The RNA shown here (transfer RNA) has 72 nucleotides and comes from Ipomoea nil.
Its mean pLDDT, the model's own confidence on a scale to 100, is 84.
It matches the Rfam family "tRNA". Rfam links the family to the GO term triplet codon-amino acid adaptor activity. By type it is a transfer RNA.
RNA sequence: GCCUCUGUAGCAUAGUGGUAGUGCGUUCGCUUCGUAAGUGAAAGGUCACGAGUUCAAUCCUCGUCGGGGGCU
Numbered sequence: 001g002c003c004u005c006u007g008u009a010g011c012a013u014a015g016u017g018g019u020a021g022u023g024c025g026u027u028c029g030c031u032u033c034g035u036a037a038g039u040g041a042a043a044g045g046u047c048a049c050g051a052g053u054u055c056a057a058u059c060c061u062c063g064u065c066g067g068g069g070g071c072u
Stems, first nucleotide, its partner, number of pairs: 001071007010024004018055001026042005048064005
C1' cells in the first nucleotide's frame, strides 16, 4: 500500500428497515439477629463520527476514525 471483518449501557454480547434487549456489574427494596446467597424493581445507550437513500436507518450505500485478520 491492497483486501476483509468489526465498532450497540461500566464490561461481555443479541438484534438486521418500523422508536434496542439479555447476562454480569451499579443503586434501592424484600428476606436475615447481621453478612453472604436468593428474590423484586430502578437507573444507565447521540447504536464510533459525517453524509446519502427511504415515509422511516442500529440495520442499506459512501467517506473518516479506532480495533482484529490476511496479502505484498